[in-house]
This is a predicted structure of an 84-nucleotide RNA (transfer RNA) from a Pseudomonadota bacterium. It matches the Rfam family "tRNA". Rfam links the family to the GO term triplet codon-amino acid adaptor activity. Model confidence (mean pLDDT): 81 of 100.

RNA sequence: GCCCGGAUGGUGGAACGGUAUACACGGAGGACUUAAAAUCCUCUGCCUCACGGCUUGCGGGUUCGAAUCCCGCUCCGGGCACCA
Numbered sequence: 001g002c003c004c005g006g007a008u009g010g011u012g013g014a015a016c017g018g019u020a021u022a023c024a025c026g027g028a029g030g031a032c033u034u035a036a037a038a039u040c041c042u043c044u045g046c047c048u049c050a051c052g053g054c055u056u057g058c059g060g061g062u063u064c065g066a067a068u069c070c071c072g073c074u075c076c077g078g079g080c081a082c083c084a
Stems, first nucleotide, its partner, number of pairs: 001080007010025003018064001026044006045054003057073005
């Protein structure tokens, strides 16, 4: 340099082009208990007191609508080539 795959909350990860964060783990609060563990309930992407706004590596594009399709770039993994 060329080719292939990947990047989503704190973690693992889900999602036909139909408006993400399912599910699990972890965490917080509560119930139960003399107490603790276990169990059960609620909450848990980010900002905001709230209303609401934003978010799928970054920047553009297509589309009524993009994590998903197209272009460029960054980073990670693998393969190939080069190595006089």